[in-house]
RNA sequence: AACUGGGUCCUGCGCGGCAGGACUUCCGAACCGUGUCAGGACCGAGAGGUAGCAGCACUAAGGAAUGUAUCCUGGGUGCCGCAGGCGCUCCCGGUUUGA
Numbered sequence: 001a002a003c004u005g006g007g008u009c010c011u012g013c014g015c016g017g018c019a020g021g022a023c024u025u026c027c028g029a030a031c032c033g034u035g036u037c038a039g040g041a042c043c044g045a046g047a048g049g050u051a052g053c054a055g056c057a058c059u060a061a062g063g064a065a066u067g068u069a070u071c072c073u074g075g076g077u078g079c080c081g082c083a084g085g086c087g088c089u090c091c092c093g094g095u096u097u098g099a
Base pairs, nucleotide, nucleotide: 001096002095003094004093005092006091007090009085010084011083012082013081014080015078016077018074019073020072021071022070024065025064026063027062033058034057035056036055041050042049043048
């Protein structure tokens, strides 16, 4: 000096990890959720019916607890893997030749 391999760089796929959410349990609505609606109220000649407070139950929004199985989302997560690309910016080599 030439050639060349790998890393660095980019893209995609995958694996693990971190965070959040979902999921699980509990609490949770005077009225403006649902159901059942004692008492009482109203309609009716009556039989019955209507609406419906409290209570109870189920939950919503939301809050608390819980953890690792699962799902979703996210990244300047990982001296992880595979494939492809870019390329001599840098790094580590190999071969050949010459001085």
Predicted 3D model of a 99-nucleotide RNA (Bacterial small signal recognition particle RNA) from an Aggregatilineales bacterium.
The organism belongs to Aggregatilineales, within Bacteria.
Its Rfam family is "Bacterial small signal recognition particle RNA". The family's RNA type in Rfam is non-coding RNA gene.